[in-house]
RNA sequence: GCGGAUGGUCGGAUGGCCGCGUGCAGGGGCCUGCCCCUGUGCGAGGAAAGUCCGGGCUCCAUGAAGCAACGGUGCCGGGUAACGCCCGGCCGGGGCAACCCGAGGGAAAGCGCCACAGAGAACAGACCGCCAUGCAUGCAUGGUAAGGGUGAAACGGUGGGGUAAAAGCCCACCGCGGGACGGGCAACCGGACCGGCAUGGCAAGCCCCACCGGGAGCAAUGCCGAAUAGGGACUUCACGCGGGUAUGAUCCGGUCACGGAUAUCUUCGCAGGGCCGCUUCAGCCUGAAGUCCGGGUUGGCAGCUAGAUCCUGUCCGCAAGGGCAGGGGCAGAUGAAUGGUCAUCAAGGGGGGCAUGUGCCCCCUGAACAGAACCCGGCUUACAGACCAUCCGCACAA
Numbered sequence: 001g002c003g004g005a006u007g008g009u010c011g012g013a014u015g016g017c018c019g020c021g022u023g024c025a026g027g028g029g030c031c032u033g034c035c036c037c038u039g040u041g042c043g044a045g046g047a048a049a050g051u052c053c054g055g056g057c058u059c060c061a062u063g064a065a066g067c068a069a070c071g072g073u074g075c076c077g078g079g080u081a082a083c084g085c086c087c088g089g090c091c092g093g094g095g096c097a098a099c100c101c102g103a104g105g106g107a108a109a110g111c112g113c114c115a116c117a118g119a120g121a122a123c124a125g126a127c128c129g130c131c132a133u134g135c136a137u138g139c140a141u142g143g144u145a146a147g148g149g150u151g152a153a154a155c156g157g158u159g160g161g162g163u164a165a166a167a168g169c170c171c172a173c174c175g176c177g178g179g180a181c182g183g184g185c186a187a188c189c190g191g192a193c194c195g196g197c198a199u200g201g202c203a204a205g206c207c208c209c210a211c212c213g214g215g216a217g218c219a220a221u222g223c224c225g226a227a228u229a230g231g232g233a234c235u236u237c238a239c240g241c242g243g244g245u246a247u248g249a250u251c252c253g254g255u256c257a258c259g260g261a262u263a264u265c266u267u268c269g270c271a272g273g274g275c276c277g278c279u280u281c282a283g284c285c286u287g288a289a290g291u292c293c294g295g296g297u298u299g300g301c302a303g304c305u306a307g308a309u310c311c312u313g314u315c316c317g318c319a320a321g322g323g324c325a326g327g328g329g330c331a332g333a334u335g336a337a338u339g340g341u342c343a344u345c346a347a348g349g350g351g352g353g354c355a356u357g358u359g360c361c362c363c364c365u366g367a368a369c370a371g372a373a374c375c376c377g378g379c380u381u382a383c384a385g386a387c388c389a390u391c392c393g394c395a396c397a398a
Stems, first nucleotide, its partner, number of pairs: 001394010012345007020043010045369001049380002052378005057217004062282006070213005075089005090104001091102004105208002110206002112202003127148002129144007156174006176195003181190003221302004231293007240270005246264001249262005272286004309328008348365007
């Protein structure tokens, strides 16, 4: 100097005038709903997007425990409120490297798939070829899987020996498997020994294993306001046992008072039934279904911004992150606010002139993706341009 990799910052600034929203303080009007004035503070993002994860918070489902179903995650260790996230490491793959990627447990529990081509695709297999024998110039029989071919992949690789030709048939090295030893918290790694020379891939196929998991969501939810109205009419089905109360109902007796029975309402207890995918324990409820008519609800307030919060310093940790101390108060709208205008500067870009050492002057232009709506921690996606730091490779010079 060129190319690449990783991480981070900005993504316009200043001033004046006019105009918005909101917090607080003060004052005024007033129909106490609300409106106006003054002062002062604040007023969109790194992704506010996607709605993909995890929560805080709210309500509901009867609760607790166990099992099942369904869903999610998937190497080891750590972080975190938690996670499918982050950090560090191991292994595998890509890359010369810095670095990047991994849907990273199990294929000897079972089932399933591997098209086409090919002889043969998992207890496989002989097309061409090689060798032997016989007949004879091509065929038959037998042996073989080293060479060739097909394919994404062919039941170990290279070299040597051996053989009729060959093959882990034998040997060396590699590869694969095994157990003892050492290092590491672990995933794993290492070297010596032994072995038969040995059995493909896919589980982002079903499945097996380990761990985790209620549901819905701020349009949650709560309060106020509102309602001839806690509404009216009709139909069908159900209504076990015992005690009490009421007679408004029916029947019997009785001049009356009243007594008894039935039925029903109500109340208590038991039983039965229900609340769950199943079971145990506990708790709660106990008439159900349907049709028609009809009132209110489209309003207001809260939730709503002090949070697993931000900044600075320091200590611990490889790091993610954590401890301690001090300081700050940074939107809260509700058809939805933060805008308009003027002036100056401005990264970068374009044009022209001068100069020739990087430079100087003038003119024009002048910023991407994109807008909070309960809040937070992540991931993913979009992004013009400018800048900073570290690392790798190549070339050159000293």

This is a predicted structure of a 398-nucleotide RNA (Bacterial RNase P class A). Model confidence (mean pLDDT): 75 of 100. Its Rfam family is "Bacterial RNase P class A". Rfam classes the family as a ribozyme. Of the family's consensus pairs, 96% are formed in the model. It was read from a public genome assembly, where an Rfam model found it.